[in-house]
RNA sequence: UGGGGAGUCGUCUAACGGCAGGACGGUGGACUCUGGCUCCACUAGUCGGGGUUCGAAUCCCUGCUCCCCAG
Numbered sequence: 001u002g003g004g005g006a007g008u009c010g011u012c013u014a015a016c017g018g019c020a021g022g023a024c025g026g027u028g029g030a031c032u033c034u035g036g037c038u039c040c041a042c043u044a045g046u047c048g049g050g051g052u053u054c055g056a057a058u059c060c061c062u063g064c065u066c067c068c069c070a071g
Base pairs, nucleotide, nucleotide: 001070002069003068004067005066006065007064010024011023012022013021018054025043026042027041028040029039030038047063048062049061050060051059
């Protein structure tokens, strides 16, 4: 540089174009002599910028980062 793939809460992982969910973690509480287990609540996210659309994580364009292949 060319071709292909990927980017969603702190981490992992879902989401026929129609409310962004779940698990783990963290915080608070219940329980317990303490801790752990268990239970309840909360926490926190669509890589950036445009476009299409009534409506975009999803479709299109462009940029960035990472991985694979070729040279």